[in-house]
């Protein structure tokens, strides 16, 4: 240095609920809150699955479903 792993350290994110708002809906945003998470950061045109359905189809949604590439710290 690389790969794997996850003790310590520095930290990081933030479920459900509640209040307000957007949307046809799924669901999203802000505040509060903390169930949890070693990538709970990124990717949904052009990996798979799932959800919604305004008449229907999804260039609607979901990455905290799987997956993909990338990354911080460092004992054994």
């Nucleotide at each position: 240095u690389u790969c794997a792993a996850u003790a310590c350290u520095g930290g990081g994110c933030a479920a459900a609920g509640c209040a307000g708002g957007g949307g046809a809906a799924a669901u999203c945003c802000u505040g509060u809150g903390a169930c949890g998470c070693a990538a709970a950061a990124c990717u949904a045109g052009a990996g798979g699955g799932c959800c919604u359905u305004u008449a229907a189809a999804a260039u609607g949604g979901u990455a905290g479903c799987c997956a993909g590439g990338u990354g911080c710290a460092u004992a054994a």

c-di-GMP-I riboswitch aptamer from Lachnospira pectinoschiza, 76 nucleotides, folded computationally. Of the family's consensus pairs, 94% are formed in the model. The organism belongs to Lachnospira, within Bacteria. The RNAcentral record of the sequence draws on ENA.